[in-house]
Lysine riboswitch aptamer, 169 nucleotides, folded computationally. It matches the Rfam family "Lysine riboswitch aptamer". From the family's description: Riboswitches are metabolite binding domains within certain messenger RNAs that serve as precision sensors for their corresponding targets. The model forms 100% of the base pairs in the Rfam consensus.
RNA sequence: AGGCAUGAUAGAGGCGCGGCCGACAUCAGUAGCUCCAUCGAAGGCGACGGGAAUCGCGGUGGUGCGAAAGGGGACGCCGCCGAAGGGUAUCGGCUUUUCCGGGCCGGUAUGCCUGGGACGCGGGAGAAUAUCCUGUGUACUGUCGCAUCUGCGGAGAGCUGUCAGACCC
Numbered sequence: 001a002g003g004c005a006u007g008a009u010a011g012a013g014g015c016g017c018g019g020c021c022g023a024c025a026u027c028a029g030u031a032g033c034u035c036c037a038u039c040g041a042a043g044g045c046g047a048c049g050g051g052a053a054u055c056g057c058g059g060u061g062g063u064g065c066g067a068a069a070g071g072g073g074a075c076g077c078c079g080c081c082g083a084a085g086g087g088u089a090u091c092g093g094c095u096u097u098u099c100c101g102g103g104c105c106g107g108u109a110u111g112c113c114u115g116g117g118a119c120g121c122g123g124g125a126g127a128a129u130a131u132c133c134u135g136u137g138u139a140c141u142g143u144c145g146c147a148u149c150u151g152c153g154g155a156g157a158g159c160u161g162u163c164a165g166a167c168c169c
Stems, first nucleotide, its partner, number of pairs: 002168002006164006014081001016080005024072001032065002035062005044057004048101006084114003087110009115141002118138008143154004
C1' cells in the first nucleotide's frame, strides 16, 4: 500500500414516510324543527350483530327551514429515509348494562412480513364512487449482483461515502 469480518458516522432513493394545522368536499337535503293531510291504540322501531335486561320513541306522505359527530383532506409547517406500515401475542379503554361475537382507540413485545411509490383486480374497515389496510398482477423507479447492450436475479438484516479496524497478504 491492498483485501476484508466488524464498529461508528454522514448520506441517497421520490407521485418517498410519519406528525401537526386545517380551507373545503362528503355525511345530507339525512337527523331534527315547523305546518298540513291521513292511519292507528296494538304491534312495531331505535341504542354495532345475536340472547337476556333496561331505557327511549306514535306511523306514513307532503310544504318550509335545515345541522353535527365520526371518517377524509388542498395549502402550509415540523420531524425524518425502517422513514414507516401491517401481522401475531398480550394489557387497558370505548361501543346503554351483562354474556358471546365484531369494530374502533391506545400501550408493550416480536428482525413474522414489506426497498419505494403508481395503476388494475380480489378481500377487509367505512354511509361512501372518499380514504385507509391487505393479497396478487403489471409496468416504472432507486440499489447491489450476474451476464454484456439488453436481459435476469436478490433484498432495507440492503446500498454509497468517510473514519476506525481484528484478521489475511